[in-house]
RNA sequence: UUAGAGUUUGAUCCUGGCUCAGGAUGAACUCUGGCGGCAGGCUUAAUACAUGCAAGUCGAACGGUAAGGCCCGAAGUAGCAAUACAGGAAGGUACACGAGUGGCGCACGGGUGCGUAACGCGUAUGUAAUCUGCCCUUGACCGGAACAAAACAGCUGGAAACGGCUGCUAAUAUUCCAUGGUCAUUUUCGGAGGCAUCUCCGGGGAUGUAAAGAUUUAUUGGUCAAGGAUGAGCAUGCGUAUUAUUAGAUAGUUGGUGGGGUAACGGCCCACCAAGUCGACGAUGAUUAGGGGUUCUGAGAGGAUUAACCCCCUCACUGGAACUGAGACACGGUCCAGACUCCUACGGGAGGCAGCAGUAGGGAAUAUUGGGCAAUGGAAGGAAUUCUGACCCAGCCAUGCCGCGUGAAGGAAGACGGUCCUAUGGAUUGUAAACUUCUUUUAUCGCAGAGUAAAUUGGGGCACGUGUGCCCCAUUGAGAGUAUGCGAUGAAUAAGUAUCGGCUAACUCCGUGCCAGCAGCCGCGGUAAUACGGAGGAUACGAGCGUUAUCCGGAUUUAUUGGGUUUAAAGGGUGCGUAGGCGGACUGGUAAGUCAGCGGUGAAAUAUGCCGGCUCAACCGGCAGGCUGCCGUUGAUACUGCCAGACUAGAGUACAAACGGCGCCGGCGGAAUAUGUCAUGUAGCGGUGAAAUGCUUAGAGAUGACAUAGAACACCGAUCGCGUAGGCAGCUGGCGAGGAUGGCACUGACGCUCAUGCACGAAAGCGUGGGGAUCAAACAGGAUUAGAUACCCUGGUAGUCCACGCAGUAAACGAUGAUGACUUGUUGUCGGCGAUAGACAGUCGGCGACAAAGCGAAAGCGAUAAGUCAUCCACCUGGGGAGUACGAUCGCAAGGUUGAAACUCAAAGGAAUUGACGGGGGCCCGCACAAGCGGAGGAGCAUGUGGUUUAAUUCGAUGAUACGCGAGGAACCUUACCCAGACUCAAAUGCAGAUGGAGCUCGGCAGAGAUGCCGGGGCCCUUCGGGGCCGUCUGCAAGGUGCUGCAUGGUUGUCGUCAGCUCGUGCCGUGAGGUGUCAGGUUAAGUCCUAUAACGAGCGCAACCCCUACGUCCAGUUGCCAGCGGGUAAAGCCGGGGACUCUGGAGGGACUGCCGGCGCAAGCCGAGAGGAAGGUGGGGAUGACGUCAAAUCAGCACGGCCCUUACGUCUGGGGCGACACACGUGCUACAAUGGCCGGUACAGAGGGCAGCGACACUGCGAGGUGGAGCGAAUCUCGAAAGCCGGUCUCAGUUCGGAUCGGAGUCUGCAACCCGACUCCGUGAAGUUGGAUUCGCUAGUAAUCGCGCAUCAGCCAUGGCGCGGUGAAUACGUUCCCGGGCCUUGCACACACCGCCCGUCAAG
Repeated sequence: UUAGAGUUUGAUCCUGGCUCAGGAUGAACUCUGGCGGCAGGCUUAAUACAUGCAAGUCGAACGGUAAGGCCCGAAGUAGCAAUACAGGAAGGUACACGAGUGGCGCACGGGUGCGUAACGCGUAUGUAAUCUGCCCUUGACCGGAACAAAACAGCUGGAAACGGCUGCUAAUAUUCCAUGGUCAUUUUCGGAGGCAUCUCCGGGGAUGUAAAGAUUUAUUGGUCAAGGAUGAGCAUGCGUAUUAUUAGAUAGUUGGUGGGGUAACGGCCCACCAAGUCGACGAUGAUUAGGGGUUCUGAGAGGAUUAACCCCCUCACUGGAACUGAGACACGGUCCAGACUCCUACGGGAGGCAGCAGUAGGGAAUAUUGGGCAAUGGAAGGAAUUCUGACCCAGCCAUGCCGCGUGAAGGAAGACGGUCCUAUGGAUUGUAAACUUCUUUUAUCGCAGAGUAAAUUGGGGCACGUGUGCCCCAUUGAGAGUAUGCGAUGAAUAAGUAUCGGCUAACUCCGUGCCAGCAGCCGCGGUAAUACGGAGGAUACGAGCGUUAUCCGGAUUUAUUGGGUUUAAAGGGUGCGUAGGCGGACUGGUAAGUCAGCGGUGAAAUAUGCCGGCUCAACCGGCAGGCUGCCGUUGAUACUGCCAGACUAGAGUACAAACGGCGCCGGCGGAAUAUGUCAUGUAGCGGUGAAAUGCUUAGAGAUGACAUAGAACACCGAUCGCGUAGGCAGCUGGCGAGGAUGGCACUGACGCUCAUGCACGAAAGCGUGGGGAUCAAACAGGAUUAGAUACCCUGGUAGUCCACGCAGUAAACGAUGAUGACUUGUUGUCGGCGAUAGACAGUCGGCGACAAAGCGAAAGCGAUAAGUCAUCCACCUGGGGAGUACGAUCGCAAGGUUGAAACUCAAAGGAAUUGACGGGGGCCCGCACAAGCGGAGGAGCAUGUGGUUUAAUUCGAUGAUACGCGAGGAACCUUACCCAGACUCAAAUGCAGAUGGAGCUCGGCAGAGAUGCCGGGGCCCUUCGGGGCCGUCUGCAAGGUGCUGCAUGGUUGUCGUCAGCUCGUGCCGUGAGGUGUCAGGUUAAGUCCUAUAACGAGCGCAACCCCUACGUCCAGUUGCCAGCGGGUAAAGCCGGGGACUCUGGAGGGACUGCCGGCGCAAGCCGAGAGGAAGGUGGGGAUGACGUCAAAUCAGCACGGCCCUUACGUCUGGGGCGACACACGUGCUACAAUGGCCGGUACAGAGGGCAGCGACACUGCGAGGUGGAGCGAAUCUCGAAAGCCGGUCUCAGUUCGGAUCGGAGUCUGCAACCCGACUCCGUGAAGUUGGAUUCGCUAGUAAUCGCGCAUCAGCCAUGGCGCGGUGAAUACGUUCCCGGGCCUUGCACACACCGCCCGUCAAG
C1' cells in the first nucleotide's frame, strides 16, 4: 500500500465497448459575494506599436567650464546718507560638472519560445586539443622619447539627420627606443612518466616581444610570468516524439597525405589520392516539438505535463555579415538587403516594447502609463555618491490555497404565515422565530503604535604599523500612521449556489399533456410525471457553488508488474530456410552480463520525516534521509556469455527386412456413354407433382452385330492407408522420394523456431496449341407463378481433359502455429518387432472412441489437450463505414497483397436457460376429420347488427369470445336521445334554529301539461313547560346514465372440465435454471404402477353434494283402492284399508368385489357370471396457476377530472319502431311419412286471490254475462304428434301463408306514429336452395306439443324448463381445426399477426 457502479438479455454467465463517482488547472462562463494572509495573472497575433522610463559611471586618467554652489566683491545707476538694484559682473574655488578625449561596464540583470528531432538537452566522462576581464596567491619590473586627433576657434554645406575644410591642444589615448624572464619560436643534451599523437623535470645556444600614471610618501593603478578560483569552448558513451501508405541515402560525400585557418581538435576550408560512409538495432524523407529539475495523477509500474521558481539552449522587425572586445557575431551596438511605420523643403533621413507600465488588434480570457532605491543584488568610483521598471512595496482580479466571521445559551402556546394530508384534526417548516439573558471576533469611531536597520558615513575612545580593527554616540523606512495593542458603541455590517428517477446524499403538491422541455449514461414527457416548469420541504458544499474545456485515474480497455487467439476480435494455406531469439551433459580458464564492498557524482528549489518562525494554517526556515541513475575501483564466480578440451541421452549417417490410393514418365484393360453403319421391328419415345418444349412413319425408342471417340476407373472400400499442406484410387514397367521398426556400427550438439526471402499451393479464371464422349455457367425453349431474368424439364457454348506458362486465392477447418518435457484409466484398429496356439498379455510408431484430475464463460477439451511448463514465430484490442478509399507493389486481365479516415451507433457478439413458434419429428386426445342424421346459405316474415337517414333515430357489446347480446316485455312511464315550456338549496332525506299552522282536500279560471292564480273546508296530544306532524325561511350536507374499464373493486366471457400449475427440503449447475413433473407401462385424468437424487406437499383431476334409474324400512292426506261392506246412470262417491301405484324421509346397492386370460404391478381383455344398474351407470353443480391492458364507470361501488339559473330537475310531444342496401340468429314453408274434416287415447313440470276460474247461458270467433270451488297432491289452467275413419292425387294445388281491404274483441288516461287477438275476403315469394358452412354419438339427433319468468297488454317465432314419439353411423387418425406431453432448430421474447432484407415513391 490496490473499493467500484450503470448500460446488450424475458432472465443468466462471459466477452466487449460506452458512461459515471475521484483528483488536478496560468483557466473561462452563469448566479452570488463580508474580511484577511500567501501566491498567481496574454495559454490566442514571435501581430503592430503613441508616450514615459528600463545602462551607466569615473574630475582620485585628461583638455577644460555650458549650468549651479561657495569665496572675493568692482564699475555704474537711484538716493543727502544709511541703503537698494544685488537672489550680483569680472576673477578665484582640493565645491561641482553639460558636451568631449580616455578607462571600465554595456556579452550581466530582464523578456520570449519563432526556430531546433540536434551532442540542443539530461547524465557520465575526456580535453595529453583549449581560452578566461574583474578576484586571490607568488616572483620580477615600471628607464627614455616622439607624433597626432577630438573638444575648442574660424569659415562653410544641409529643411533635417548629419557634416566638410583650415588651425591650436592634454592624457592611464597612440607610437618608437631600452631592459627582461619560469614568456613565445627554433635547436640540442640528460632523466622520468604515460594513453597512440606525446607529457613533465633539469641544462645549453639563437631569435623576438613590456609598462602609466594619479594622489602625494603611503597607497592605488600599470607590465611580464607562474599558480588558484570562476566562467566558457570543443569532443565522446548512453538516453531523448510520431510516421515504413517515407527503403534506400550520400560527391566534401567517407578516409588518407600536405597545407590554410582557429584559443583549440576536426573536410572547418583547400589541393591531390583512394572509394568509401550511413541504413531494417530504421538511414533518408515527412509531420510535430525548446530540453531538464519538476508539476498533476496513480498502490506502484506507468501515463500526461513543461504556467509560476531554478539550470541549459534559442531568438531580439525578417534575412545576411562582420567589427570591437577577456567574452558577442551583440534585445535598448555597427553595416548591407527586404517588408512595414513615421518625418521631409522630395534632394534625403529616422525607427524596431519577445524590458516595465500602457495602446490597438486577435480572443472565452489575463492587471497600474503607481511608489521607492529603505532592504537584497548589480555597474562605475578610493569614497561620498550616481544609475538600476533587477528588486522591494503598493494598486486591480474570489484566479487558486489557507484562515476568520455572518452570533451564543435558554426558549413549546410546538405561535402566526406557508406547504401537505386519510382534513372537527394531524404532519412539516421548527428551538427555527418572537421573547429573555449573554458575548463583541469582524465592523464603525477614538487613542497609542512597531519589527523590517545592520552597515556605510561623521564624531569620540582604545589597540597597534596615522591606516586598519574594535567599542560608544549620532545618522538612514518606499511600504505606513500600515501590522498590532487598548478603549467605546451595538446582534449590531455580512449567505449563497447546485441538486433531489437509478448510478448518487436528498419527496411531495400544482401546472403541462411525446407539447413545452430535460439529459453524463440508462432514459423521462402521449391527463394522476419524486426525471419538464413552479412551489413547499430536503440533501450537499459554503464566500463560494455549478457548467464547460483539458490531463491522469477508475481502464488488468496495449496487460513489464498485468490480457488474450476452437466457437466472443485474433494461428500466417503449407513447407524449406537467412538474419535474429533460444538451446543437452562434464572439466578447466576468463570475468562481459550478474552479485557485493568502497569512492565520485546525482545543483538549489520541489517531494518525505522531524524541529522551528508568523496567534493557527496556507506560507517560510533549519536538520535529516531520499533522489530508485551514471561513472570509477576492489572483490566473488553459482548461473548466462566467451575460449579450450573431452561425452552420447538430442540430431544425423550407414545396414536389414517390411509398408503405403506419395510423386513423375510410359504401356495396357474392361464396363458404361455418345456417335456412325448394317440388321430385326412398329408407333410411339422421352420427361414430370402433373405437363409441355424435344425426338419419331424421311422408321425413332427397344433389340443385335460391327466400328470410332474421349473421359472416368463399379465391386474391393472401411470408423482404412499415404502425403508438409493442397491432395492421392483400374492393371503394369521404369525413375524418384518418404516415414515407421530392428540391432546399436559411425559423426559428436551438428539442435529448435523463424521477420524479410524462396518454393509448393483445390476449384474457378487467363494466354498459346491440341482435344472434345459426358456433364454443363452463359444462352434458347417448355412449365410453375400475381410475376419467375429461379427452383423442375428439353436442348446447349465456354469450360470440364492434355502440354507449356500465368494467377496465388477458399468454411485452404481440427475454424485449434511449430518443437520439447511431464501427467490417472478403459477400449478398437493399421504398420513393424517379438512371441506363436486361428488365444492372451508386451513394445515402438500412427489412426479413432469413452472417461479421472485439471482447464474452460459454457458447449466442451482431456497423452493426437483447449491440462502443467519451456522456447520461437504469427495475429487481436467495440459495432458499422471496410478489407472500402488513396498511395505503393505484383498481375496480360480478372484481380491479389499492404491498408486508413471522416461520419455514425450504445451496442455488436459468444455459450447456455426458460418460453413461444416451425408448411421439424415422435406419442395422444376432442362431433376435429371421416361415417351418418337434420339444418343454415336461395323465399316470405320475425328479431339483432352494420350502413344510411334524421331534430333525435340515447348508450354499450365488434374474429373465435359482438350481432333473439345488456333487454326475464320501448304506446305514456321506462328513457339515458331530440323539440318546446318551466325551476334554481333544487325532485329525495337528515340535523339545528326561526316562524306559521297543518298535512290534506273540494271547486273555479288559464294552460299541452308541469304549473300558476282565486275561493271554500280544516290539526292532534298535553302534567300547560311543551311535544308530534306539516309548510315556509336560514345554515350545513345536493345532483349528474358527464369522461376515464388504459387508475380500480366486484362480476363475467374465452383458452377449458383442457390436465395441467406450483411449493418445502435435498441434490446438480458459477448462474439463469434444472431435478421432482423425465423414462417404461397405464388411465378420461400429473389416474395409478414400476424404475429413479430425489423425498414429500399444495392448487387442480377423482371423490364428497343434488337430480335420475332398483329394492328395503318408516309414514299414509288432499294421493291410492286389492280384499270386505254401503252406494250411484256413472264415478274411491262413502265406511274402511296400507296390500299396490304414488308421495317423501331414512338406509341399502356398484367396489374390477367374483371367475378366466394377459401383465412385475397398475391395469386391460371377455356381448363371462350375478345384478335394476358394470367398469366415471346418465345428467347437474363444481372452472387450478394464468392469458387476452378481453367486457362492464349504463346494474352497483369507487380514485381522479369535468358541469352547477346546468352536462342538474320537472312537464307535453316526438324518437329509440326511419329504409336504397349488407350480414347474423330464428320462425313458416315449398307438401302425400302430407293438407283438411270427423271420432278417439295417453304426460310431466309448473302457475294461480287486483288471480286461476269449473259450470251454465250467449256470440261463427276473439270474447261477453252470471259464477261454484281453490292461497291449492283437494279447486283450476290444460296437451300435440299418435290411433280410427273420410277426402284431396302432384297442381303454385284443398300446398304455402306474406301482403292488403273490411268488420270486430280485449288491455289500458290513451292503441295515429306504435299492441295482441278474432271473423270475412285477398292469396305474394317459394317446387328443397351456388361457393361455403353449423349441430349432434342415445333416450342423443329429429319430431310433437305443454309450462314459466318479465307483464295492464304485447310485437315471444326469443329465453328458461317439461314431458310424448324416437333413429342412423363411427373403417379409422393420412388430412383440416383446437389441445396435451417428449424431443429438435431458432438471429423470435409487445414471442411468426415475430424478426428482417432489398427496391421504389414522398419528405
Notes: Small-subunit ribosomal RNA from an uncultured bacterium, 1403 nucleotides, folded computationally. The RNAcentral record of the sequence draws on ENA and SILVA.